[in-house]
Context: one part of a larger RNA
RNA sequence: CUGGGCGUAAAGGGCACGUAGGCGGUGAAUCAGGUUGAAAGUUAAAGGCGCCAGCUCAACUGGCGGAAUGCUUUCAAAACCAAUUCACUUGAGUGAGAUAGAGGAGAGUGGAAUUUCGUGUGUAGGGAUAAAAUCCGGAGAUAUACGAAGGAACGCCGAAAUAGCGAAGGCAGCUUUCUGGGUCUCUACUGACGCUGGGGUGCGAAAGCAUGGGGAGCAAACAGGAUUAGAUACCCUGGUAGUCCAUGCCGUAAACGAUGAGUGUUCGUCCUUGGUCUGCGGUCUGCAAGCGGAUCGGGGGCCCAGCUAACGCGUUAAACACUCCGCCUGGGGAGUACGGUCGCAAGACUGAAACUC
Numbered sequence: 001c002u003g004g005g006c007g008u009a010a011a012g013g014g015c016a017c018g019u020a021g022g023c024g025g026u027g028a029a030u031c032a033g034g035u036u037g038a039a040a041g042u043u044a045a046a047g048g049c050g051c052c053a054g055c056u057c058a059a060c061u062g063g064c065g066g067a068a069u070g071c072u073u074u075c076a077a078a079a080c081c082a083a084u085u086c087a088c089u090u091g092a093g094u095g096a097g098a099u100a101g102a103g104g105a106g107a108g109u110g111g112a113a114u115u116u117c118g119u120g121u122g123u124a125g126g127g128a129u130a131a132a133a134u135c136c137g138g139a140g141a142u143a144u145a146c147g148a149a150g151g152a153a154c155g156c157c158g159a160a161a162u163a164g165c166g167a168a169g170g171c172a173g174c175u176u177u178c179u180g181g182g183u184c185u186c187u188a189c190u191g192a193c194g195c196u197g198g199g200g201u202g203c204g205a206a207a208g209c210a211u212g213g214g215g216a217g218c219a220a221a222c223a224g225g226a227u228u229a230g231a232u233a234c235c236c237u238g239g240u241a242g243u244c245c246a247u248g249c250c251g252u253a254a255a256c257g258a259u260g261a262g263u264g265u266u267c268g269u270c271c272u273u274g275g276u277c278u279g280c281g282g283u284c285u286g287c288a289a290g291c292g293g294a295u296c297g298g299g300g301g302c303c304c305a306g307c308u309a310a311c312g313c314g315u316u317a318a319a320c321a322c323u324c325c326g327c328c329u330g331g332g333g334a335g336u337a338c339g340g341u342c343g344c345a346a347g348a349c350u351g352a353a354a355c356u357c
Stems, first nucleotide, its partner, number of pairs: 003329004007311002012325001014203004021196003025088006033081002035077008049065006091193001092190003095186005103179007110154001115149007125136002164171002208249006217243002222238004260324006268302013306313002330357003339350004
């Protein structure tokens, strides 16, 4: 490199947007660049191939013939690719009308609890553990009542989520302002405007970093008490960064569905959820609760075929196909060294070899 692969064996980029590129609906017409066919020219000689001949044969040599990818020119064909033009609507999008949601950002606000402080009552313990001790307490603790301060997280609803929303990370007290996306119905409009996406750009948990705030609880580090042969731990008492806010970095995770994005085709069944249409029901009538059916969109459980090394997957595929991207190629050395880019740093990204089994 090819081939074969990427849920768990090595292997899907953390996620998106999007440039180049690759790939790409239906009908008609034109053109003839690619493509296909035919003819002509060219494709030096020698060599090679076939036949014949000359040295006694052969090697060798001579003659004749044929072959020669390709290239150039001319003529022709029009299915496909490309190009140009016209048209279409099913892909894609816009519009109108509905609709569900912890989607995002800002502001405001609420109660419970912990802690601290103040005051009152009250007196000797409290706290902790397997048991203790360190620790707190006659300078009045713990307990209890009232009041105040401050920070963080949002109990019940709320479910062991099989619920919802978001591209992923992720998102939950309540109110409000601004705002992104989705789904359904209508089929009014545009008319292929699409898919993917090397580089690139943006987003990206936690921890960490910088500056300035904040600091109730928790708590790396650290200190002490225990335990123990030891105990740089597990347990206990304390406790600083941090956790919180603003702004700016970092750019990593078992960033997991360990499963890239998109499209089409495929046996059933059950649960759930958001629309639309519709039936039953109830009622004087109507609305609504409730119970079904059809259909579109999401979330789940089984399972046929098929696939799989097996486990399992199974219309939300790991089935059958297509398009584009990323990645793998024995274990260790090693995600190391060196170089480069980025970063305040921590480090991140890129990423070997010797040697060894």
Notes:
Predicted 3D model of a 357-nucleotide part of an RNA (small-subunit ribosomal RNA, central domain) from Angiopteris lygodiifolia. Lineage of the source: Eukaryota > Viridiplantae > Marattiales > Marattiaceae > Angiopteris. Its mean pLDDT, the model's own confidence on a scale to 100, is 86. The full RNA is in RNAcentral, with records from ENA and SILVA.